[in-house]
The RNA shown here (Fluoride riboswitch aptamer (crcB RNA motif)) has 63 nucleotides and comes from Paraburkholderia susongensis. NCBI's taxonomy places the organism under Bacteria, Pseudomonadati, Pseudomonadota, Burkholderiales, Paraburkholderia. The RNAcentral record of the sequence draws on Ribocentre. The coordinates come from a structure-prediction model, not an experiment, and the mean pLDDT is 80. Its Rfam family is "Fluoride riboswitch aptamer (crcB RNA motif)". The family has 289 seed sequences and 2,293 matches in Rfam 15.1. Of the family's consensus pairs, 100% are formed in the model.

C1' cells in the first nucleotide's frame, strides 16, 4: 500500500422539517427515479425504503 473479515457507534436509501423502525445497503463508497431522442430536447410519476406528524402540490366534499 493493497486486499480480507468483524462490528454499528458512523453514514445513505430520486424534491421540504421532525421522529420512529423489526427493512436494506455503503467504508470514500452506498445514493442521485423513469420513457423518448444520435445529440440538443420533450414527456411522466413521487415530498417516506417503511411508518406517523407537519408544511407544499392535486382532486372531491362540507361550512
Nucleotide at each position: 500500500a493493497a486486499u480480507u473479515g468483524a462490528c454499528g457507534u458512523g453514514g445513505a436509501g430520486a424534491u421540504g422539517g421532525c421522529a420512529u423502525u423489526c427493512c436494506u445497503c455503503c467504508c470514500u463508497a452506498a445514493c442521485c427515479g423513469c420513457c423518448c431522442g444520435c445529440a440538443a430536447g420533450g414527456g411522466c410519476u413521487a415530498a417516506u425504503g417503511a411508518u406517523g406528524c407537519c408544511u407544499a402540490c392535486a382532486g372531491g366534499c362540507c361550512u